[in-house]
Context: one part of a larger RNA
């Protein structure tokens, strides 16, 4: 390299956009450029190959033969792949008519609750816990009314329920705005798939700058447990959770399943939308399309399961593996304020 593979064995990149390349519907013409056919020419010699000879054999060696995948040119083929021209409409987008959604930004605004703070009422106790203890309370705690301030989350609904390219999105209203289904088949008329570089998005921790701190909480200080406790348990308690704008760029970023396309018996939930049909009082059935669960046939599988949402049976395109460590380590590069990312070896050992 090749081959053969990436759910769980080693392996799908965190996820979109897209550049270059790769590959790309159906029909007619041309050309004959890749493609095939046939003659031709080259395709040194040596060396292999194959036959025959020559040193007594062999090794060596001589002599003749076929070969010589390539290239050039002639002629001839025109499916397939290309190039031109032309036409089509199912692929892929548009229009119009509807429809559901925690998609996203911004802004306002609401009710519980938690802690504090001002005041009443009361009076020895709370608080914790396996039990205690540190801790809070006679300067009136906790309990219980009423007022106040503040931050953060947003109970019921709620739901293998929706949305979103992945992170992720949940209280109410408005304002902007992004995709998505469904009819209707009216328009373009292949405008497509995929994507090495590349660019953006990217949880939670962390950074920088200014702000917020109600609760919670790494660090950290105390009580306990314990041989011992730099832990689990209690007490407190800062960083940090939260906003602003700027970094980082990593997660078991999982569906541990790349991306699109088409084929392949079923059943039986839910979501969205049409279409019929029946019944009308809120409805029921069917068929249809997109979605999301379970169950399972063929068939895949090492097995475990998967199983029209494939892990089936194809095709196109990325990206990735190739014994265990050592090692996601060093070294350079390169990003970054820092932490540290990204790229990624070796000796050596089994």
């Nucleotide at each position: 390299c090749u081959g053969g593979g990436u759910a769980u064995a080693a392996a799908g990149g965190g996820u979109g956009c897209g550049u270059a390349g790769g590959c790309g519907g159906c029909c007619u013409u041309g050309u004959g450029c890749g493609u095939c056919g046939a003659a031709g020419g080259u395709u040194a010699a040596a060396g292999g190959c194959c036959a025959u000879g020559g040193c007594u054999c062999a090794a060596c060696c001589a002599u003749g033969g076929a070969a010589a995948u390539g290239c050039c040119c002639u002629c001839g083929a025109u499916a397939c792949g290309g190039c031109a021209a032309g036409g089509c409409u199912u692929g892929a987008g548009u229009a119009u008519g509807a429809g559901a959604g925690a998609g996203g930004a911004a802004g306002a605004u609401g009710g519980a609750a938690u802690u504090c703070c001002u005041g009443g009422u009361g009076u020895a106790g709370c608080a914790g816990u396996g039990a205690a203890a540190u801790g809070c309370g006679u300067a009136g705690a906790u309990a219980u009314c009423a007022g106040g301030a503040g931050g953060a989350a947003c109970a019921c609904c709620g739901g293998u329920g929706g949305c979103g390219a992945a992170g992720g999105c949940g209280g109410u209203c408005u304002u902007c705005u992004g995709g998505c289904u469904c009819a209707u088949u009216a328009c373009u008329g292949a405008c497509g798939c995929u994507g090495a570089g590349g660019c953006a998005c990217g949880a939670a921790a962390g950074u920088g700058u200014g702000g917020g701190g109600a609760g919670c909480a790494a660090a950290c200080a105390g009580g306990a447990u314990u041989a011992g406790a730099u832990a689990c348990c209690c007490u407190g308690g800062u960083a940090g959770u939260c906003c602003a704008c700027a970094c980082c760029g990593u997660a078991a970023a999982c569906g541990a399943u790349g991306u699109a396309u088409g084929c392949u018996u079923g059943g039986u939930g839910u979501u969205a939308g049409a279409a019929c049909a029946a019944a009308u009082u809120g409805u029921u059935g069917u068929u249809c399309u997109a979605g999301u669960g379970c169950c399972g046939g063929a068939g895949a599988u090492a097995a475990u399961u998967c199983g029209u949402u494939a892990a089936g049976c194809a095709u196109a395109c990325c990206a990735c593996c190739u014994g265990g460590g050592a090692a996601g380590u060093a070294c350079g590069a390169u990003c970054g304020c820092a932490a540290g990312g990204u790229u990624g070896a070796a000796a050596c050992u089994c």
The prediction has a mean pLDDT of 88. This is a predicted structure of a 350-nucleotide part of an RNA (small-subunit ribosomal RNA, central domain) from Ignavibacteriae bacterium HGW-Ignavibacteriae-4. The organism belongs to Ignavibacteriota, within Bacteria.